[in-house]
C1' cells in the first nucleotide's frame, strides 16, 4: 500500500429482503427473611463508532473516515 471481518446499554451479545431499539448479567427501588444469600415485582440506562448520501422512513442500503483484528504484497 491492497483486501476482508468486527464496532449496538456498564459487560457479553441478538436484531439484515428498510417501518416504535432488545435479551442475559450488572445497577436502583420495593416485596419476601430475625439477618444475608437465593427468589419475585417494578425501574433507570442507547443520538446503533463518526460524517455525508439514497429514501416518506436507515442499526439495516451506498460513499468517505476512525478504532481493533486477520490476510496479501
Nucleotide at each position: 500500500g491492497c483486501u476482508g471481518a468486527u464496532g449496538u446499554a456498564g459487560c457479553u451479545c441478538a436484531g439484515u429482503a428498510g417501518g416504535c431499539a432488545g435479551a442475559g448479567c450488572a445497577c436502583u427501588u420495593c416485596c419476601u427473611u430475625g439477618g444475608u444469600a437465593a427468589g419475585g415485582a417494578a425501574g433507570a440506562g442507547g443520538u446503533c463508532g463518526g460524517c455525508a448520501g439514497u429514501u416518506c422512513g436507515a442499526a439495516u442500503c451506498u460513499g468517505c473516515u476512525c478504532a481493533u483484528c486477520a490476510g496479501c504484497u